[in-house]
């Protein structure tokens, strides 16, 4: 001077619930609050989850024909970074 183990200090974040807004919904902003978390910092690039208003399709039912409503399946250009990689960037380290 570097490594390991190991453990502090000063910190930081903020899960569910609840209330007020936004949102067709996943889900989000602030407040309260602390399950946790050594990157629970920051990106939606990849998978992988959730949501389907808009759009396609099809049905239902009235019906002379058609439209509208209503249900069903499909779909991400919407969400999750605290699902998992992956980038980029970050605080402290005694004996």
């Nucleotide at each position: 001077a570097c490594u390991a183990c190991c453990g502090a200090a000063a910190g930081g974040c903020a899960a569910a619930a609840u209330c007020a807004g936004g949102g067709a919904a996943a889900c989000c902003u602030g407040a309260u609050g602390a399950c946790g978390c050594a990157a629970a910092g920051u990106c939606a690039u990849g998978g992988a989850u959730c949501u389907a208003a808009a759009g396609u399709c099809a049905u239902u039912u009235u019906a002379u024909u058609g439209u509208u409503c209503a249900u069903g399946a499909c779909c991400a250009g919407g969400a999750u970074c605290g699902c998992c990689a992956g980038a980029c960037u970050g605080c402290c380290g005694a004996a």

A computed fold for a 95-nucleotide RNA from a Chloroflexota bacterium, annotated as c-di-GMP-I riboswitch aptamer. It was read from a public genome assembly, where an Rfam model found it. Its Rfam family is "c-di-GMP-I riboswitch aptamer". Rfam's curators write: GEMM was predicted in a large-scale screen for bacterial structured RNA regulatory elements. The source organism's lineage runs through Bacteria, Bacillati and Chloroflexota.